[in-house]
Context: one part of a larger RNA
RNA sequence: UGUUGGGUGUCUGAAAGGAAGGACUUUUUAGUACGAGAGGAACGAAAGUUCGUGGCCUCUGGUCAACCGGUUGUCUGACAAGGCAGGCCGGGCAGCUACGCCAUCGGCGAUAAGUGCUGAACGCAUCUAAGCACGAAGCGCUCCUUGAAACGAGACACCUUCGGACACGGCCAGAACAGCCGUUUGAUAGAAGCGCUGUGUACGCACCAAGGCAACGAGGUGUUGAGCAGGCGCUUACUAAC
Numbered sequence: 001u002g003u004u005g006g007g008u009g010u011c012u013g014a015a016a017g018g019a020a021g022g023a024c025u026u027u028u029u030a031g032u033a034c035g036a037g038a039g040g041a042a043c044g045a046a047a048g049u050u051c052g053u054g055g056c057c058u059c060u061g062g063u064c065a066a067c068c069g070g071u072u073g074u075c076u077g078a079c080a081a082g083g084c085a086g087g088c089c090g091g092g093c094a095g096c097u098a099c100g101c102c103a104u105c106g107g108c109g110a111u112a113a114g115u116g117c118u119g120a121a122c123g124c125a126u127c128u129a130a131g132c133a134c135g136a137a138g139c140g141c142u143c144c145u146u147g148a149a150a151c152g153a154g155a156c157a158c159c160u161u162c163g164g165a166c167a168c169g170g171c172c173a174g175a176a177c178a179g180c181c182g183u184u185u186g187a188u189a190g191a192a193g194c195g196c197u198g199u200g201u202a203c204g205c206a207c208c209a210a211g212g213c214a215a216c217g218a219g220g221u222g223u224u225g226a227g228c229a230g231g232c233g234c235u236u237a238c239u240a241a242c
Stems, first nucleotide, its partner, number of pairs: 005160007015146004021051008034039001052104005060098004067091005072085005093231001106142004114134004168182004188240003192235004196230004204223005211216001
């Protein structure tokens, strides 16, 4: 742009894509069928393993240039607090992940090779010529995804002069764009408070402390499950959604 009043929402499903499943073990069937014995199945059912596929992050593990702590060198005159070496080391939420968790069922139809029934041509025979029945991990459905631009351009419900875009605050989204949510009739982001989580007990002060004439003094205890921090939850319109 088309489809055609405009808008919102829910569908149908032409067509397209998919490999979403593959293999194995054990138990049972069963020491059964079979077989003189020795030996020794299967259909079906159940439980698992492995590979693949799809999804997820409760658990486990990894990462974690948010964060917390220890520590080395050096610099900021000293303390405290920090900068740099993205120093080294110990932890680590969310997120992302696999080594973790979940799912991966069964059936129907038409057939292939093949097996048959009836049966002529050919008074017999013959699965085939007419007709009929079976038969595969394969094919088509059932399943998943896309899908009214399917030009035969579809259907239904509601609203009706409004609708959309931009802009603004953002994220379950994201390379840009798009998508989604919110915009005071508001918890959208920030801030604050509370909780939870991480780290591991802050600074200061008091006391103790090997040693030392003293000055001082690593370190310890108490204040102190402290201090600090948070991509998390709740609350609150304080700031900004004009």

A computed fold for a 242-nucleotide part of an RNA from an archaeon, annotated as large-subunit ribosomal RNA, domain VI. The prediction has a mean pLDDT of 82. Rfam family: Archaeal large subunit ribosomal RNA. Clan: LSU clan. It was read from a public genome assembly.